[in-house]
Context: one part of a larger RNA
RNA sequence: CCAUCGUUUAGGAACUCGGCAAAACAGCGGCCGUAACUUCGGGAUAAGGCCUGGUUGCUUCCGGGAGGAAGUGACCCGCAGCGAAAGACUCCAACCGACUGUUUAUCAAAAACACAGGUCCCUGCUAAACCGCAAGGUGAUGUAUAGGGGCUGAUGCCUGGCCAGUGUCCGAACGUUAAGGAAGGGGGUUAGUUACUUCGGUAACGAAGCCUCUAACUGAAGCGCGGAUGAACGCCGGCGAUAACUAUAAUCGUCCUAAGGUAGCGAAAUUCCUUGACGGGUAAGUUCCGUCCUGCACGAAUGGCAUAACGAGUUGGAGACUCUCUCAACGAUGGACUCG
Numbered sequence: 001c002c003a004u005c006g007u008u009u010a011g012g013a014a015c016u017c018g019g020c021a022a023a024a025c026a027g028c029g030g031c032c033g034u035a036a037c038u039u040c041g042g043g044a045u046a047a048g049g050c051c052u053g054g055u056u057g058c059u060u061c062c063g064g065g066a067g068g069a070a071g072u073g074a075c076c077c078g079c080a081g082c083g084a085a086a087g088a089c090u091c092c093a094a095c096c097g098a099c100u101g102u103u104u105a106u107c108a109a110a111a112a113c114a115c116a117g118g119u120c121c122c123u124g125c126u127a128a129a130c131c132g133c134a135a136g137g138u139g140a141u142g143u144a145u146a147g148g149g150g151c152u153g154a155u156g157c158c159u160g161g162c163c164a165g166u167g168u169c170c171g172a173a174c175g176u177u178a179a180g181g182a183a184g185g186g187g188g189u190u191a192g193u194u195a196c197u198u199c200g201g202u203a204a205c206g207a208a209g210c211c212u213c214u215a216a217c218u219g220a221a222g223c224g225c226g227g228a229u230g231a232a233c234g235c236c237g238g239c240g241a242u243a244a245c246u247a248u249a250a251u252c253g254u255c256c257u258a259a260g261g262u263a264g265c266g267a268a269a270u271u272c273c274u275u276g277a278c279g280g281g282u283a284a285g286u287u288c289c290g291u292c293c294u295g296c297a298c299g300a301a302u303g304g305c306a307u308a309a310c311g312a313g314u315u316g317g318a319g320a321c322u323c324u325c326u327c328a329a330c331g332a333u334g335g336a337c338u339c340g
Stems, first nucleotide, its partner, number of pairs: 001335008010326002014324001019321001029051004037042001039154001053076010077081001082087001089319007096311002101113002117152007129138003155306004160236003165233002167229005174224003180218002184214006192205005237255005264298001265295001276292005
């Protein structure tokens, strides 16, 4: 010097990102006492205070008894009576998630997942959905109070406007549209006919069949078209003027839109400017709490706001307590170091 541990005057978080670590709290024993808030169950062992050994009398109560409980005396011992060990720190606020639960085996336990509850969509049974080439199977030996899928996430109060785009559902008149079918038309081949002929053939035309090109017309869903639908994907404006100080704008004008963000909340787990402004707490506070609203860029089941209880969650504060620190000192054990 290192690791682990112990002790310390005065101070007591001044340490530090942060009371991390340590210390302290003295215990689901008894008695007393216990707030806000609340879903009336809780909160709650809230908080806070006091007591505690042994021997021996008496009284009362309970019990069939064994015995137990309470009260009231006397005495005994120790530094110390929950005599050792083990065995909660508490409170005040805010955010998130209702809760118990689950998770990254081996850097993340959470505000993430799940959840009960809510809602939408599909499914009438050979169900939908799913596995399989199939047979077959799951669903289910179930039957819409059932089964599958999506979103949200207890509870309370609520859940606004827009169907123009996208999606889904319904509709079938009209337009468009595939393969296929197909009247007709063009071309090739040639039985044949005609012409010429050196009699070998050559040229022109050319039925049927076959091959091929084209094609009026016919031809479904879909798309176009009409409608519905947001707890479907989503979206929810700008400029100018205006009131008897000023400021502001209930109001007006105008442009655009499918419609222009309602209630509630708001510098927020969301606020760039920003350490916004005011107030509180501190001697001093970029954090914290309350309020304001100028919301760069909250907002209503991609849920909004509130919420008792709960949380190894996040943030701020207080008490108690301490070698975290001012600031270092001493000690123990094991290393390091020296010798062997």